[in-house]
Context: one part of a larger RNA
RNA sequence: GAUGAACGCUAGCGACAGGCUUAACACAUGCAAGUCGAGGGGCAGCGGGGAUUAGCAAUAAUCUGCCGGCGACCGGCGCACGGGUGCGUAACGCGUAUGCAACCUACCCAUAAGAGGGGAAUAACCCGGCGAAAGUCGGACUAAUACCCCAUAAAGCAGGGGUCCCGCAUGGGACUAUUUGCUAAAGGAGCAAUCCGCUUAUGGAUGGGCAUGCGUUCCAUUAGGUAGUUGGUUUGGGGUAACGGCCCACCAAGCCUACGAUGGAUAGGGGUUCUGAGAGGAAGGUCCCCCACACUGGUACUGAGACACGGACCAGACUCCUACGGGAGGCAGCAGUGAGGAAUAUUGGUCAAUGGACGCGAGUCUGAACCAGCCAAGUCGCGUGAAGGAUGACUGCCCUAUGGGUUGUAAACUUCUUUUAUAGGGGAAUAAGAAAAGUUACGUGUAACUUAGUGCAUGUACCCUAUGAAUAAGCAUCGGCUAACUCCGUGCCAGCAGCCGCGGUAAUACGGAGGAUGCGAGCGUUAUCC
Numbered sequence: 001g002a003u004g005a006a007c008g009c010u011a012g013c014g015a016c017a018g019g020c021u022u023a024a025c026a027c028a029u030g031c032a033a034g035u036c037g038a039g040g041g042g043c044a045g046c047g048g049g050g051a052u053u054a055g056c057a058a059u060a061a062u063c064u065g066c067c068g069g070c071g072a073c074c075g076g077c078g079c080a081c082g083g084g085u086g087c088g089u090a091a092c093g094c095g096u097a098u099g100c101a102a103c104c105u106a107c108c109c110a111u112a113a114g115a116g117g118g119g120a121a122u123a124a125c126c127c128g129g130c131g132a133a134a135g136u137c138g139g140a141c142u143a144a145u146a147c148c149c150c151a152u153a154a155a156g157c158a159g160g161g162g163u164c165c166c167g168c169a170u171g172g173g174a175c176u177a178u179u180u181g182c183u184a185a186a187g188g189a190g191c192a193a194u195c196c197g198c199u200u201a202u203g204g205a206u207g208g209g210c211a212u213g214c215g216u217u218c219c220a221u222u223a224g225g226u227a228g229u230u231g232g233u234u235u236g237g238g239g240u241a242a243c244g245g246c247c248c249a250c251c252a253a254g255c256c257u258a259c260g261a262u263g264g265a266u267a268g269g270g271g272u273u274c275u276g277a278g279a280g281g282a283a284g285g286u287c288c289c290c291c292a293c294a295c296u297g298g299u300a301c302u303g304a305g306a307c308a309c310g311g312a313c314c315a316g317a318c319u320c321c322u323a324c325g326g327g328a329g330g331c332a333g334c335a336g337u338g339a340g341g342a343a344u345a346u347u348g349g350u351c352a353a354u355g356g357a358c359g360c361g362a363g364u365c366u367g368a369a370c371c372a373g374c375c376a377a378g379u380c381g382c383g384u385g386a387a388g389g390a391u392g393a394c395u396g397c398c399c400u401a402u403g404g405g406u407u408g409u410a411a412a413c414u415u416c417u418u419u420u421a422u423a424g425g426g427g428a429a430u431a432a433g434a435a436a437a438g439u440u441a442c443g444u445g446u447a448a449c450u451u452a453g454u455g456c457a458u459g460u461a462c463c464c465u466a467u468g469a470a471u472a473a474g475c476a477u478c479g480g481c482u483a484a485c486u487c488c489g490u491g492c493c494a495g496c497a498g499c500c501g502c503g504g505u506a507a508u509a510c511g512g513a514g515g516a517u518g519c520g521a522g523c524g525u526u527a528u529c530c
Stems, first nucleotide, its partner, number of pairs: 001529003005526005012382005018375002020340001025338003029335003034077003039074002042070002046068003049064006084293003093216008103208002108204007116150004126139005156182005161176006187196003217265003224256003229253004235249004268290004272283004295316005318329004346372001348371003354368001355366004385416004396406004421467006430457001436451007474519005479500003485514005495502002
């Protein structure tokens, strides 16, 4: 000098940033991922319309999917993002630089082409059974942008022939009146125009996958390690989006190592941060990028993408329910609780903005985010008054004591100010849009403009007025290092102390007082790093 700090004393305000470093310990409760009715069958609930019945009427009951809409269900997209944590990992994990002639990529953009015909189911609803529950089984009915079949197919895929070009070894590419086989599709809204979707192919964009050079902690009181181990142009399969012992059969006997293998210990890596003149040393909290993980271990399914935090299955530990037969759960999401600890916050508000998912849109969802709350835990800013005022007042303290010094321009007193405080009044920016209506321009679906409308924080920030010095100072130190000195008490006691050291009767070093010095809403102590 620094800190995600803690402790002691003290404490007026604001802005900005920060806040479980320990038990990846266990978790009550609520919320954190839904959305689309313009894909579908429908109608449980709500609102409207219609009909019938009762009634003079108001109204009530029943029926009716006719309309708005919509619980559950089928279907699509999303749930692989966003958010958390640092257990594991010394590794192509990360950083940097390359390569893929060995690869994938939903949504998005561009281009080219296409969408003909048919079929069988199934959930919901209904009926019934079993079960304490979680749930589950059977029967019958039905729809789709769900599923299947046929057709059409080539620029696509697989194989054969021909011509040409190129390279970096395996090889790669282009063309072809060539040839054989295989592979597509879905509709919806609207009066319509049209719009939104669907299928195939090529290219792009974005995101990933894989490989390689170099760099990446300590221990030799760890010296040998290794059988899928090392290699196989060959070999032959399997698997993957793709290369590869990735897996398998066979063959060979290799491979790593003192330039540190193997083993052990520790640890997420980087941008960065702290310190230092630098070289270097130390750290990796907040923010950004990458990785890993989601009670512990394993496994795959779905999908463009996961071996999937709030999905599935199995095993285990733990907790809970049970009718004892059997079931349920996973805060290292946001709050919050217990425990641990020197120690770390609210079971808050809003989707207004930014961003995300879905949707034609309106919109819905969003503990992402934006705000507010708590904490001097940090940095910065402001204030606790300013000017004048000597009979240098009184008190206190000290002394060489009729007196002097100091406290000290300090106070009183006079004049002034009002940041802040209190009260009253005014009052934002953050909002651009999207959607709707209208106008204009042209390239006819885009842009610009106008109208009306959208603010959680917030009646907040900020501004004005009134009142009145009014509401606001402490902490540590004073022997030397080190800025700041005297008196009293104590008497090697009580105590101090970072080091040297002080204290045994004149202690500037202990305790108190007066005074002084330093910093100041903080000041000291402790811990750690340079």

Model confidence (mean pLDDT): 84 of 100. Small-subunit ribosomal RNA, 5' domain from an uncultured bacterium, 530 nucleotides, folded computationally. Its Rfam family is "Bacterial small subunit ribosomal RNA". The full RNA is in RNAcentral, with records from ENA.